[in-house]
RNA sequence: AUGAAUGCCGCAAGAGAGACUCUCCUCAUCAGGAGAGCGCCGAAGGGGCAAUGCCCCCCGAUAGGGGCGGAAACUCUCAGGCGAAAGGAUUGCGGCGGGACG
Numbered sequence: 001a002u003g004a005a006u007g008c009c010g011c012a013a014g015a016g017a018g019a020c021u022c023u024c025c026u027c028a029u030c031a032g033g034a035g036a037g038c039g040c041c042g043a044a045g046g047g048g049c050a051a052u053g054c055c056c057c058c059c060g061a062u063a064g065g066g067g068c069g070g071a072a073a074c075u076c077u078c079a080g081g082c083g084a085a086a087g088g089a090u091u092g093c094g095g096c097g098g099g100a101c102g
Stems, first nucleotide, its partner, number of pairs: 007096007018038001020037007039082003045078001046076003053068005
C1' cells in the first nucleotide's frame, strides 16, 4: 500500500458406502445407545510411493550400486464413516489476523 500465504471465525454448497444380523441396556411400543460378526466407503485425521535434486561407493569419464529427500483428489484403510442428524476434503463470499512480493 492497489496488502500474498499459513491459520481462525461466520454463512452457503458439499460425495461415497448395510435404516445388515445377533446379544445386552433404556423403553408400553417405535426409536435410541453399547458390544460382537460379516460386508462395504474415502473427502476429518494419519501412513506409503514418483520425478527433479543432494550425498556416498566405483570410475579417466559415463554407466552402475547405495542412501537422503519428496506430491496428490493416487494409494492404504490404522482411525473415521455406511437412514436422518452430526461430521465432512474442497469451493465461493464476508470478517479477523498476518506482513510475503513490489

Glycine riboswitch aptamer from a Synergistota bacterium, 102 nucleotides, folded computationally. Taxonomically the source falls in Synergistota (Bacteria, Thermotogati). It matches the Rfam family "Glycine riboswitch aptamer". From the family's description: This family represents the bacterial glycine riboswitch. The model forms 82% of the base pairs in the Rfam consensus.